[in-house]
RNA sequence: GAAUAAUAUACAGAACAAACUCAUAUAUCUCCUAGAAUAUGGCUGGGAAGUCUCUACCGGGUUACCGUAAAUUUUCCGACUAUGAGUGGAAUAAUAUAUAAU
Numbered sequence: 001g002a003a004u005a006a007u008a009u010a011c012a013g014a015a016c017a018a019a020c021u022c023a024u025a026u027a028u029c030u031c032c033u034a035g036a037a038u039a040u041g042g043c044u045g046g047g048a049a050g051u052c053u054c055u056a057c058c059g060g061g062u063u064a065c066c067g068u069a070a071a072u073u074u075u076c077c078g079a080c081u082a083u084g085a086g087u088g089g090a091a092u093a094a095u096a097u098a099u100a101a102u
Stems, first nucleotide, its partner, number of pairs: 019087007026056001030048006041066002050057001058078004064072001094102001
């Protein structure tokens, strides 16, 4: 000096549940097409667009309007999904105790 083995330390990687809260996206919004209902009604199927975005794009009230026609309208409440953060404490390890915990 090199190789191998053991130990120690350091670094790096992986993993880190459920549930809840918040933030961002999107306004649960807009447009088109075909069909349906008709004042005890006002819907259904499909498509597009919107998001550094997968999915969703509806529900229930309410305000009006439409005198029976084919078209709706105001407003309120409600999320889901994607990503991030927080709470949480799952998991692992260790310790003590003695079999249930920290």
Molecule: Purine riboswitch aptamer
Organism: Proteiniborus ethanoligenes